Context: one part of a larger RNA
RNA sequence: ACCUACGAGUUGCCGUCACCGGCGAGGUUAAGGGAUUCAGUCCCGCAGCCGCAGUGAAAGCGAGCCUGAACAGGGCGUAUAGUCGGUGGAGGCAGACGCGAAACCAAGUGAUCUACACAUGUCCAGGGUGAAGUCCCGGUAACACGGGAUGGAGGCCCGCACCGAUAAGCGUUGAAAAGCUUCCGGAUGAGGUGUGUGUAGGAGUGAAAGGCCAAUCAAACUUGGAGAUAGCUCGUACUCCCCGAAAGGCAUUUAGGUGCCGCGUCGGAUGAUCACCGUGAGAGGUAGAGCGACCGAUAGGAUGCGAGGGCUUCACCGCCUAUCAAGUCCUGACGAACUCCGAAUGCUCACGGUCCGCAGUCCGGCAGUAAGGGGGCGGGUGCUAAGGUCCGUCCCCGAGAGGAGAAGAAUCCAGACCGCCGUCUAAGGUCCCGGAGUUCUGCCUGAGUUAGUCUAACGAAGUGUGGUCCCAGUGACAGCUAGGAUGUUGGCUUGGAAGCAGCCAUUCAUUCAAAGAGUGCGUAACAGCUCACUAGUCGAGGGUCCGCGCAUGGAUAAUAAUCGGGUAUAAGGCAGACACCGAAGGCGCGGGAUAGCAUUUGAGAAAGUAUCGGUAGGGGAGCAUUCCAUCGGCGCUGAAUGCGGAGAGCGAUUUCCGCUGGAGCCUAUGGAAAAGCAAAUGUAGGU
Numbered sequence: 001a002c003c004u005a006c007g008a009g010u011u012g013c014c015g016u017c018a019c020c021g022g023c024g025a026g027g028u029u030a031a032g033g034g035a036u037u038c039a040g041u042c043c044c045g046c047a048g049c050c051g052c053a054g055u056g057a058a059a060g061c062g063a064g065c066c067u068g069a070a071c072a073g074g075g076c077g078u079a080u081a082g083u084c085g086g087u088g089g090a091g092g093c094a095g096a097c098g099c100g101a102a103a104c105c106a107a108g109u110g111a112u113c114u115a116c117a118c119a120u121g122u123c124c125a126g127g128g129u130g131a132a133g134u135c136c137c138g139g140u141a142a143c144a145c146g147g148g149a150u151g152g153a154g155g156c157c158c159g160c161a162c163c164g165a166u167a168a169g170c171g172u173u174g175a176a177a178a179g180c181u182u183c184c185g186g187a188u189g190a191g192g193u194g195u196g197u198g199u200a201g202g203a204g205u206g207a208a209a210g211g212c213c214a215a216u217c218a219a220a221c222u223u224g225g226a227g228a229u230a231g232c233u234c235g236u237a238c239u240c241c242c243c244g245a246a247a248g249g250c251a252u253u254u255a256g257g258u259g260c261c262g263c264g265u266c267g268g269a270u271g272a273u274c275a276c277c278g279u280g281a282g283a284g285g286u287a288g289a290g291c292g293a294c295c296g297a298u299a300g301g302a303u304g305c306g307a308g309g310g311c312u313u314c315a316c317c318g319c320c321u322a323u324c325a326a327g328u329c330c331u332g333a334c335g336a337a338c339u340c341c342g343a344a345u346g347c348u349c350a351c352g353g354u355c356c357g358c359a360g361u362c363c364g365g366c367a368g369u370a371a372g373g374g375g376g377c378g379g380g381u382g383c384u385a386a387g388g389u390c391c392g393u394c395c396c397c398g399a400g401a402g403g404a405g406a407a408g409a410a411u412c413c414a415g416a417c418c419g420c421c422g423u424c425u426a427a428g429g430u431c432c433c434g435g436a437g438u439u440c441u442g443c444c445u446g447a448g449u450u451a452g453u454c455u456a457a458c459g460a461a462g463u464g465u466g467g468u469c470c471c472a473g474u475g476a477c478a479g480c481u482a483g484g485a486u487g488u489u490g491g492c493u494u495g496g497a498a499g500c501a502g503c504c505a506u507u508c509a510u511u512c513a514a515a516g517a518g519u520g521c522g523u524a525a526c527a528g529c530u531c532a533c534u535a536g537u538c539g540a541g542g543g544u545c546c547g548c549g550c551a552u553g554g555a556u557a558a559u560a561a562u563c564g565g566g567u568a569u570a571a572g573g574c575a576g577a578c579a580c581c582g583a584a585g586g587c588g589c590g591g592g593a594u595a596g597c598a599u600u601u602g603a604g605a606a607a608g609u610a611u612c613g614g615u616a617g618g619g620g621a622g623c624a625u626u627c628c629a630u631c632g633g634c635g636c637u638g639a640a641u642g643c644g645g646a647g648a649g650c651g652a653u654u655u656c657c658g659c660u661g662g663a664g665c666c667u668a669u670g671g672a673a674a675a676g677c678a679a680a681u682g683u684a685g686g687u
Stems, first nucleotide, its partner, number of pairs: 001687006011094004016089008026050003032044005054061002064076004097235002100232001104225006115199009124189001126158003129154001133150006162186003167182004201217001204212002238622006249260004262369002264366007273359001275354008288341001289339002295335002299331005306324002308321004372397010402413003417591004422587003428581003431566003437578001439577006450568001458553002462550006469543003479537005485510003490504003516531001520529002592612004597608001623676001625673006632666003642659007
């Protein structure tokens, strides 16, 4: 891991609701007793219980009672249905659907492991060092002191046994539930070790690590209380049919739990009350707007009460101002907690209509839900950040399959009863992959832009298109040819300043077709080149500014690495047209179920119509297993079982045939349950 077997809402009592049955203003016996054909049944037993009257705190009164001064008002009653048994639903008390703690308490068992202690034994190769003391010699006044021997001390030294365990390697389903190898520490001591004893669980023992107390220790082990408790996790077993949620609110030692309400379902009652549309009438202060209508905030200008500064004066008066500034006036603009105003929607009520095969409301039984999530719109918060967070409102996912979106819970289309090698469409598509247009008309783009993630400020004679003003056959614009002069080197300044360093100026005047007291380059200053301006040549449009469309740069991540791909100049973009493809949608054909019409009808049915996605959950109808009762039946001329085959039923399941097997089995109608397994890191066995 697989297979097989086992494996989880049970039982008793209590009240409650529904259904069925008995009796009914009544219903019913309990213990006990009697009879008997004795796990039983029948009879007796009316003690008790429920109901038949309520109300008040009570005395009490009573179809009324209480409150109250009340004959008022109000509260609870009266106008009748109960009770006993059975079955089922959920609840309560019990282990109460099953498995699961860590723990707590009690009584016992343990010191053959290990900790410490006591008693009594035993063990420690060899080598080294050489304390005290003693002796001899030297030395001293005598000691001290020095030297040499002797001696054999020591938690002394080196190092076996023995005890330990520093480092590394190996081992890690080991040879071993702590070992092996090498190195290493102690090795006469607080040493090692044998035997016999002692100390016990909130206790012991501890050179102290919460260590050790039998491979178990921040409280041992065994049994019991005990099925402790578990608002937690996991699991919870056959089929079909109908309906079908919630993830809001309030409260909670409450926040992943629970109670009440909301939303679901089933039964009963009610009988148009619901919903939608129209008309009419209302409440309201949002969006917007406004603020010479309040509150608050506010930009520029004019005026300038007043203040500051300065001048003047003996002082007052007065005058001035690169300052501030009330109020007023003109122009402009702002506010969730501003409003002189003020919608659309939504909400409430009434009437009318549509609907009425669908809804609404009330009572009762049974729930689940109370972690929600994404999207659009209106907001708060945040950074007008988040797949963020908090509200409102609608949709969807949740609990929704199908088609589109390459893929993809919630985006778009569309709500799957079953079947069909029928048909029409939606979104989206129609060159190939790929079903359907290489379809048609007009325009745009030249960037592979783009289709095919999103993209800004800013830049640019890209290109198409609309407008605006100006110039133009009296010749524009561009190019080319020629001119561009004189007073004068204007005056000043300056070393110089001559159109062109700088300053000044009625920057004048003259000749002209035209030519600045000069547009730029240039020189030390001149010179030189050039422009404005003019003529000629040429011969038709030229230029300024403002919009719109499509393109362009800005443009930056790791495979050549992507538009889903190939590829495409349309198979790209914009505007239009006609076809076609395309879904579990619509329609067609066949079939099934549910429900009302329907107390249709004499009865049963048929046909019609609508409905039939579904998690939690509610309701309904069935299948299977074992046993019992009753009736009936099968079986050695072959039961159950196993294997193979063929049928029936929407399905759980079931029937038949053949072989196997070798002794029991079954229909029908009722009854009773140890009554259905894929899961629980389920239990046991097998492989």
Molecule: large-subunit ribosomal RNA, domain II
Organism: Bacteroidales bacterium